[in-house]
C1' cells in the first nucleotide's frame, strides 16, 4: 500500500421569519401573550416474549399450537453470552431446527438389473454337477487335457442415479467377497478429563443395513383466552322500562289575571263486554334504574439513561452519585429566506418495554487477519 473481517457510531450545520401542538406562568379570560418540551435506528413488519387490562380457573388428563447439543443471562423469549459437534475459509471469522430413521406409517422424480423382507444387464469363474465336440491315454468301463454350452458360483470391475450393504491396502481364492489381517470408520463394554453437551485411552463385536422427520408420528420441555377500540369513572336531550298519583263541574279564597289551594258533587276518552268490577291503550306530572352522545383518568418516571466503582471470561449483576427525555384524539413535529459543507438515505410515534426481522445516500472510529513493498 492492497484485500479482507468483526464491532461500535453519525444520519446536514447555524441564524431568522410565519405556523402547528404538550405543560407552566400572566392578566386585559383573548381561540390572548410569555417561557419552556416536541420522532427513529429502525418510529416499519406485528414475528417472537413479558409487563399492564378484563374474562375464565380446586387438580389432573386429552386436543392443538411451539420449542429441539450443553451450561449460563434475563421479568420472559423461538432472545443474548460462553462452551461442544459438523460444514466452508490460508486465516481474522462466517454457516448450522444439531433429539428419534437397529417403534410403526407414508414417500424417493428420471435413469437404472435393482430404490429396499434388496438386486443380477455387461462383465468375472469352472473348483463342484453335467450335455455336446476335438485330442491323448486304456482291452474295457473309462481317465486326463482343451473347446463351446447349461444348471450354478460372484458381487471385486463397468455401467445408471443425489444416494446401491463402510474405505485402503495385503493375504486369500476357480473367480471373489470382512473371507482373514493391519489401519480407519461403526456398534457395544470400561477407565481418564469435563458440571455437563462431549472428548481421550483400552478392550471388544467383522459390522447392525439406503435416504427423509422445517413427511406423518415417537420422546422431553413450553403454552387459560381476549386485546388500550383493553378496561374504570361521572353522565345529559330524546326515545324505551319500572313505580305512583292525576283526569269533570261548581262554590269559596288568593294574586303576577290565568293559575294556585281549600270544599262539594260527579266519576272523563278509546277497547274487551249486554252491565258492572277489573284488565289493556292513549294524555299530564313526580320518582327510581340502565344504556347512548360526551367528559375524566388509563398515558407515559421506566425490567429508563449516562458516569464511576466492583463481581463475572461473557452475556448480565450489584453498589453510588446523576439527570427526565413527544403524549395527541382528525391526530402536532411543518414551510420559507439566508449563509455554509462531503448536497442529505430509509423512513413518521398512538398503552409501555425486552429482542429478531426487513430498508437505509453516504460518512466516521476501532480490533483482528492475509498478502506485497521497505527500513
Nucleotide at each position: 500500500g492492497g484485500a479482507g473481517u468483526c464491532g461500535g457510531c453519525c444520519g446536514g450545520a447555524c441564524a431568522g421569519u410565519c405556523g402547528c401542538u404538550g405543560c407552566g406562568g400572566c392578566c386585559u379570560u383573548g381561540u390572548g401573550c410569555c417561557g419552556u418540551g416536541g420522532a427513529g435506528g429502525a418510529a416499519a413488519g406485528u414475528c417472537c416474549g413479558g409487563g399492564c387490562u378484563c374474562c375464565g380457573c380446586a387438580g389432573g388428563g386429552c386436543a392443538a399450537g411451539g420449542u429441539g447439543c450443553c451450561a449460563g443471562g434475563u421479568a420472559a423469549c423461538g432472545c443474548c453470552u460462553g462452551g461442544g459437534g459438523g460444514g466452508c475459509g490460508c486465516g481474522a471469522g462466517c454457516c448450522c431446527a444439531c433429539g428419534g430413521a437397529a417403534a410403526g406409517u407414508g414417500c424417493c422424480a428420471c435413469a437404472g438389473a435393482a430404490a429396499a423382507c434388496a438386486c443380477a444387464c455387461c462383465g468375472c469363474c469352472u473348483a463342484c454337477g453335467u450335455g455336446c465336440g476335438c485330442c491323448g491315454g486304456g482291452c474295457g468301463a473309462c481317465c486326463g487335457g482343451c473347446g463351446c454350452g447349461c444348471c450354478g458360483g460372484u458381487a471385486a470391475g463397468g455401467g445408471u442415479g443425489a444416494a446401491a450393504a463402510g474405505g485402503u491396502g495385503c493375504g486369500g481364492u476357480a473367480a471373489g467377497a470382512g473371507c482373514g489381517c493391519a489401519c480407519c470408520g461403526c456398534g457395544c463394554c470400561g477407565g481418564c478429563g469435563g458440571u455437563a453437551a462431549c472428548g481421550u485411552c483400552g478392550g471388544u463385536g467383522g459390522c447392525a443395513g439406503g435416504g427423509u422427520a422445517a413427511a406423518c408420528c415417537c420422546c422431553a420441555c413450553c403454552u387459560g383466552g381476549a386485546g388500550c377500540a383493553a378496561g374504570a369513572c361521572c353522565g345529559a336531550a330524546u326515545a324505551g322500562g319500572g313505580g305512583a298519583a292525576g283526569u269533570c263541574g261548581c262554590c269559596g279564597c288568593g294574586c303576577u289575571c290565568g293559575c294556585g289551594c281549600g270544599g262539594c258533587g260527579a266519576a272523563g276518552g278509546c277497547g274487551u263486554g249486554g252491565c258492572c268490577c277489573g284488565c289493556g291503550c292513549c294524555c299530564u306530572u313526580c320518582c327510581c334504574g340502565g344504556g347512548u352522545a360526551g367528559g375524566u383518568c388509563g398515558c407515559u418516571g421506566g425490567a429508563g439513561g449516562u458516569g464511576c466503582g466492583c463481581g463475572g471470561c461473557g452475556a448480565c449483576g450489584c453498589g453510588c452519585a446523576c439527570c427526565c427525555u413527544a403524549g395527541a384524539g382528525g391526530a402536532a413535529u411543518g414551510a420559507c429566506u439566508g449563509u455554509c459543507c462531503u448536497c442529505g438515505a430509509c423512513a413518521g410515534a398512538a398503552c409501555c418495554c425486552g429482542g429478531c426481522u426487513u430498508a437505509c445516500a453516504g460518512g466516521c472510529c476501532g480490533g483482528c487477519u492475509c498478502c506485497c513493498a521497505c527500513c

Predicted 3D model of a 375-nucleotide RNA (Bacterial RNase P class A) from a Gammaproteobacteria bacterium. Taxonomically the source falls in Gammaproteobacteria (Bacteria, Pseudomonadati, Pseudomonadota). Rfam family: Bacterial RNase P class A. Rfam classes the family as a ribozyme. The prediction has a mean pLDDT of 76. The RNAcentral record of the sequence draws on ENA.